[in-house]
Formats: sequence, structure tokens, C1' cells
RNA sequence: GGCCCCGUAGCUCAGGGGAUAGAGCGACCGCCUCCUAAGCGGUAGGUCACAGGUUCGAAUCCUGUCGGGGCCG
Repeated sequence: GGCCCCGUAGCUCAGGGGAUAGAGCGACCGCCUCCUAAGCGGUAGGUCACAGGUUCGAAUCCUGUCGGGGCCG
């Protein structure tokens, strides 16, 4: 340098055009308990890497850039 895959919550990931973007773990609050842990209920937390395009509508499709990983030379 060329090609392929990935980038979504603090972490691990789902969602592959349709309306308010989700789960588990973690954090916080409450219940329970003599206390802690466990268990149960709730709350908060997101420019969906960035920019442009297509579309009535984009996290999702297309192009470029950036970052990570892999293969080839």
C1' cells in the first nucleotide's frame, strides 16, 4: 500500500430501514435482614466513532475520514 471484519450506556454485547434504542453486569435509591451478602422492586446513564449522501423515515443502506483487529504483498 491492497482487501476483509468491527466501532451502540462505565464494561460485554443485541438490534441489519418504521416511530419513545434495548439486555446482562456495574452504579444509585428502596424493600427484606440484628448487620452484611444474596434475593426482590425501581431510577439514572446514549451526539448509535465522525462527516456527507439516499430515503417520507437511517444505529441500520452508500461514500469518505478516523480508530481497533486480521489476511496478502

This is a predicted structure of a 73-nucleotide RNA (transfer RNA) from uncultured Rhodobacter sp. Its mean pLDDT, the model's own confidence on a scale to 100, is 81. NCBI's taxonomy places the organism under Bacteria, Pseudomonadati, Pseudomonadota, Alphaproteobacteria, Rhodobacter. Its Rfam family is "tRNA". It is annotated as a transfer RNA.